[in-house]
């Protein structure tokens, strides 16, 4: 330099065919227990790597960059 494949919560990943972002662990506050752990309820979670674009409407298309594996030369 090409070419693929990822970048979404604090981590690990989901998001279909474009229509108000989700689980699971985590982290508080209870409750249950002599107690701590397990278990239980409740809350807490996001500039969706940056910047533009097209759309009524973008994590999702589209185009530059950036960063990470892995491939060609």
């Nucleotide at each position: 330099u090409c070419c693929g494949c990822g970048g979404u919560a604090g981590c690990u990943c989901a998001g279909c065919u474009g229509g108000u972002a989700g689980a699971g662990c985590g982290g508080u506050c209870g409750g249950c227990u002599g107690u701590u752990a397990a278990c239980c309820g409740a809350c807490u979670g996001g500039u969706c790597g940056c910047a533009g674009g097209u759309u009524c409407g973008a994590g999702u298309c589209c185009u530059g960059c950036c960063c990470g594996c892995g491939g060609a030369g």
The RNA shown here (transfer RNA) has 73 nucleotides and comes from Marinithermus hydrothermalis DSM 14884. Its mean pLDDT, the model's own confidence on a scale to 100, is 81. It matches the Rfam family "tRNA". Gene Ontology term of the family: triplet codon-amino acid adaptor activity. The organism belongs to Marinithermus hydrothermalis, within Bacteria. The sequence is in RNAcentral, with records from Rfam.